Description
Transfer RNA from Vigna angularis var. angularis, 74 nucleotides, folded computationally. Rfam family: tRNA. Rfam classes the family as a transfer RNA. The RNAcentral record of the sequence draws on Rfam. The coordinates come from a structure-prediction model, not an experiment, and the mean pLDDT is 81.
[in-house]
């Protein structure tokens, strides 16, 4: 160098055939419950979906380059 994989919140990830608001568990704040702390419960907050183009009414998703990742050839 070539080939494949994979990128989405603090973390681990889910999104099927492109379609109207981008979700979940886990942690974090607020609470309710308890004597009080764990559990449980109940709400919040947290996302330029890796960066940059293209293509389309419309893209997390398709396409091109790139960066990081992990494989595999030489």
């Nucleotide at each position: 160098g070539g080939c494949c994989u994979a990128u989405u919140a603090a973390c681990u990830u889910a999104g099927c055939u492109g379609g109207u608001u981008a979700g979940a568990g886990u942690g974090u704040c607020g609470u309710g419950c308890u004597a009080a702390u764990a559990a449980c419960g109940c709400g919040a907050a947290g996302g330029u979906u890796g960066c940059a183009g293209g293509u389309u009414c419309g893209a997390g998703a398709c396409c091109u380059g790139c960066a990081u990742u992990g494989g595999u050839c030489a």